[in-house]
A computed fold for a 348-nucleotide part of an RNA from an uncultured bacterium, annotated as small-subunit ribosomal RNA, central domain. RNAcentral holds the full RNA, with entries from ENA, Greengenes and SILVA. Rfam family: Bacterial small subunit ribosomal RNA.

Context: one part of a larger RNA
C1' cells in the first nucleotide's frame, strides 16, 4: 500500500471558529478540458511470449506472428464529473412578530449558617469516639441571650427541568451582550457540509505577583487503633480552597458514541412554542428539545433501536498482538512542574 476497523476487545482529537483541501440542490442551452468510440501516426533491433526451423540434444542462433502497458493526431459522441452562460426556491441566510432559559460579563444588594470579638445570665463540666485520649474550662468554657466584625456558598423552590459548542452555569436586582425556538410571509439566490496545518475556548490541581483569608483542609503535629499503623478514626493545623492580572492545557474532558444531511413501525412521559375544537382547561394537532420502553434492522455478546450502534452518502480524525512506553532521544511550548511530538534494542 490492499483489505477491516474505531459504545464496551486496539482506535473518535476535550471542545469550536477557519485557510488549503477534498465534496456539494433543480432545470435549459453552449462549448467539448476529462471520458467513450472509430480512423491514421508512430512506439527501431536485439529481449520477453507463442508457432515453427537449424546446429545429434540443450544453451545458442534463424524465421514468422503477437506484444511493445504508452505518446500524438484527426473524426464523432454529449449521459456523468468538469468548465461557460441563464433561470428557479427545496438547502443556507436575511426581514418582521412573539417567547423560555443556573449562556456570558460587570456593578450592588440581602436572609440563614459557621467562626471570633465585646456584654449579660450561668456553673463544672464541655468536645470526641467502637470506647477513649490528646484538645477546651474556675484566668468562668459548654449551652443561652443581645451587640459587633469578616469570609465564603446560596437551604427551600429543584424536575432523566432549563442553558451553553465544549469546559460548565443556580439567592436577588441592574446594565451591557451571545445563541435558541416559534410563527409570518416578504426578500437573496446555492452563498452550503467538513476541515491538514492554523486560531481561540478550555474542570480540578499546580505555578507567578499583589490582596483576601470565616469554614474546610494536602504537607505537617499530637492521641488513638494495631504485631506494627508513615492510614483508615479523633484533636489541632499551613499551603490551597476566594478575588485580580498573567501562565500552564490536562481528566473516566464520558453518550467511554466526530461532524453534516437524507431516508426507515410505533407508545408512553416531560420541557418551549404555534393552531383548531370546546365544557376555561382539557382534547386533538404540529414544530422543536429532552427521556423511557419498543418493530425492523444492527450487534460476538451486552445491548443499540427516528437524539441508532439502522440503511446510505461526504469529510476529518484515528487503530494495527501484550509488555519495554505514552518511555527514551530531538524538536517545539512553559517561569517550573510539565505538556506536545514520539521510536529501539530486547522480551513473551
Nucleotide at each position: 500500500c490492499u483489505g477491516g476497523g474505531c459504545g464496551u476487545a486496539a482506535a473518535g482529537c476535550g471542545c469550536a471558529c477557519g485557510u488549503a483541501g477534498g465534496c456539494g440542490g433543480a432545470c435549459c442551452a453552449g462549448a467539448a478540458a476529462g471520458u467513450u468510440g472509430g480512423g491514421g501516426g508512430u512506439g527501431a533491433a536485439a529481449u520477453c511470449c507463442c508457432g515453427g526451423g537449424g546446429c545429434u540434444c540443450a544453451a545458442c542462433c534463424c524465421c514468422g506472428g503477437a506484444a511493445c502497458g504508452g505518446c500524438c493526431u484527426u473524426c464523432a459522441a454529449a449521459a456523468c464529473c468538469a468548465u461557460u452562460g441563464g433561470u428557479c426556491u427545496g438547502g443556507a441566510g436575511u426581514u418582521c412578530g412573539a417567547g423560555a432559559g443556573a449562556g456570558g460579563u460587570g456593578a450592588g444588594u440581602g436572609g440563614a449558617a459557621u467562626u471570633c470579638c465585646g456584654a449579660g445570665u450561668g456553673u463544672a463540666g464541655a468536645g470526641g469516639u467502637g470506647a477513649a485520649a490528646u484538645u477546651c474550662g474556675u484566668a468562668g468554657a459548654u449551652a443561652u441571650u443581645c451587640g459587633g466584625a469578616g469570609g465564603a456558598a446560596c437551604a427551600c423552590c429543584a424536575g432523566u427541568g432549563g442553558c451553553g459548542a465544549a469546559g460548565g452555569c443556580g439567592g436577588c436586582u441592574c446594565a451591557c451582550u451571545g445563541g435558541c425556538u416559534c410563527g409570518a410571509u416578504a426578500c437573496u439566490g446555492a452563498c452550503g457540509c467538513u476541515g491538514a496545518g492554523g486560531u481561540g475556548c478550555g474542570a480540578a490541581a499546580g505555578c507567578g505577583u499583589g490582596g483576601g483569608g470565616a469554614g474546610c483542609a494536602a504537607a505537617c503535629a499530637g492521641g488513638a487503633u494495631u504485631a506494627g499503623a508513615u492510614a483508615c478514626c479523633c484533636u489541632g493545623g499551613u499551603a490551597g480552597u476566594c478575588c485580580a492580572c498573567g501562565c500552564c492545557g490536562u481528566a473516566a474532558a464520558c453518550g467511554a458514541u466526530g461532524a453534516a444531511u437524507g431516508c426507515c413501525a410505533g407508545a408512553c412521559g416531560u420541557c418551549g412554542g404555534g393552531c383548531a375544537g370546546c365544557a376555561u382547561g382539557c382534547u386533538g394537532u404540529u414544530c422543536g428539545g429532552u427521556g423511557u420502553c419498543a418493530c425492523a434492522c444492527c450487534u460476538a455478546a451486552c445491548g443499540g433501536a427516528u437524539u441508532a450502534a439502522g440503511c446510505a452518502u461526504u469529510c476529518c480524525g484515528c487503530c494495527u498482538g501484550g509488555g519495554g512506553a505514552g518511555u527514551a532521544c530531538g524538536g517545539u511550548c512553559g517561569c517550573a512542574a510539565g505538556a506536545u511530538u514520539a521510536a529501539a534494542a530486547c522480551u513473551c